[in-house]
Molecule: RNase P RNA; transfer RNA
Organism: Gammaproteobacteria bacterium
RNA sequence: AGAGUGCAUUAGGCAAUCGCUGUUAAGUAAUUAAUAGAGGAAAGUCCGGGCUCCUUGGGUCAGUGUGCCAGGUAACGCCUGGGAAAGUUCUACUUUACGGCCAGUGCCACAGAAAAUAGACCGCCUUGUGAAAGCAGGGUAAGGGUGAAAAGGUGCGGUAAGAGCGCACCGCGUAAUUGGCAACAAUUGCGGCAAGGUAAACCCCACACGGAGCAAGACCAAAUAGGAAUCCGUUUUGUGUGAUCCACACAGGAUUCGGGUAGGUUGCUAGAAGAUUACGGUGACGUAAUUUCCAGAGAAAUGAUUGUCCUCGACAGAACCCGGCUUAUCGAUGUGCUCUCACU
RNA sequence: GCGGGCGUAGUUCAGCGGCAGAACAUCAGCUUCCCAAGCUGAGAACGCGGGUUCGAUUCCCGUCGCCCGCUCCA
Numbered sequence: 001a002g003a004g005u006g007c008a009u010u011a012g013g014c015a016a017u018c019g020c021u022g023u024u025a026a027g028u029a030a031u032u033a034a035u036a037g038a039g040g041a042a043a044g045u046c047c048g049g050g051c052u053c054c055u056u057g058g059g060u061c062a063g064u065g066u067g068c069c070a071g072g073u074a075a076c077g078c079c080u081g082g083g084a085a086a087g088u089u090c091u092a093c094u095u096u097a098c099g100g101c102c103a104g105u106g107c108c109a110c111a112g113a114a115a116a117u118a119g120a121c122c123g124c125c126u127u128g129u130g131a132a133a134g135c136a137g138g139g140u141a142a143g144g145g146u147g148a149a150a151a152g153g154u155g156c157g158g159u160a161a162g163a164g165c166g167c168a169c170c171g172c173g174u175a176a177u178u179g180g181c182a183a184c185a186a187u188u189g190c191g192g193c194a195a196g197g198u199a200a201a202c203c204c205c206a207c208a209c210g211g212a213g214c215a216a217g218a219c220c221a222a223a224u225a226g227g228a229a230u231c232c233g234u235u236u237u238g239u240g241u242g243a244u245c246c247a248c249a250c251a252g253g254a255u256u257c258g259g260g261u262a263g264g265u266u267g268c269u270a271g272a273a274g275a276u277u278a279c280g281g282u283g284a285c286g287u288a289a290u291u292u293c294c295a296g297a298g299a300a301a302u303g304a305u306u307g308u309c310c311u312c313g314a315c316a317g318a319a320c321c322c323g324g325c326u327u328a329u330c331g332a333u334g335u336g337c338u339c340u341c342a343c344u
Numbered sequence: 345g346c347g348g349g350c351g352u353a354g355u356u357c358a359g360c361g362g363c364a365g366a367a368c369a370u371c372a373g374c375u376u377c378c379c380a381a382g383c384u385g386a387g388a389a390c391g392c393g394g395g396u397u398c399g400a401u402u403c404c405c406g407u408c409g410c411c412c413g414c415u416c417c418a
Stems, first nucleotide, its partner, number of pairs: 001340010012309007020037007039315001043326002046324005051213004063209005068082005083098001084096004099204002104202002106198003121144002123140007152170006171193001172191008217266004227257006237251006259417002273292008310313001345414007354368004362398001370386005391407005
């Protein structure tokens, strides 16, 4: 210098005028003044929690979700660190639904001899017969062919031909030792190799989870035809009728239709909150001190016009509140790291 | 705001992971003097992007679009 990659910040600035919403102050009131006024995603509503109501003696089953190990957290399907696998000029780095098909069951179209108790179409070797071609039987799985997938790979030996049949290396399984909290890794020995894939198929194992949601809920005020239809009515209880047992009817519950009211207060924003500093930790994060108050509407405010400057401005608008994830996003800036080339 | 459900020919719906079907509609032919009805045939689709799998309309994730329900009182 070029190429690449990770993390973080920012999201046009300034001035003037006219408005909008909340709060505070003044005023009988109209109003006036001061002050505050969207985001990194406010979005999707995909997870987790707070809060509220319902059910509530406890637990299990069912159902749903998660799935390497250790930690963080109020909690999580999130985050951090580590392991393994995959990807990237195999470098920074990125991605991963990453438990289990020797508990059981299912599926594997077409092609192919054979798709799971393995099997033999072509081939190779061999026996019998035959003049030969061939035919019949046996051995074999190295080679060919089919397929996404056919019971380790390469080489040497071996054999009638072959074959882990034997050996070496690699791979796999297994035991011990060492390192590590662990996942796991390394080393050494042993086993000739153990009978395909699929669990984002049912399922098994381990762990977690009660349901609904601020249109939750609480209070005040207003209003009203205490009405109709359908279904349930096992047991218990009460009332009525039949003397009792018992039977019938009603009381009860659910859904739908019909009727009324559509006003106010609260929940509502001081919080697992932000900023700065110090300490602990590899880190996520935690602890302590100081300090700040930073939208709270209810058809819904945060805007418009003008001037000026620049790099000419993207995605997009809170509705109970937080922690994450995912998706959208014109650009600009800072910083860590890797590779290549050149020079010293 | 909160909670559910659905995306397949032009329309309404089927579709146990293995070539996507049906009805109506459209077009062409036959029939008829012509039209309708009838008969025969043809064209036409899995919302989009990833993943799992040998293989996805189907299973999983994300995204886009559409539809439905949810105030209070008795």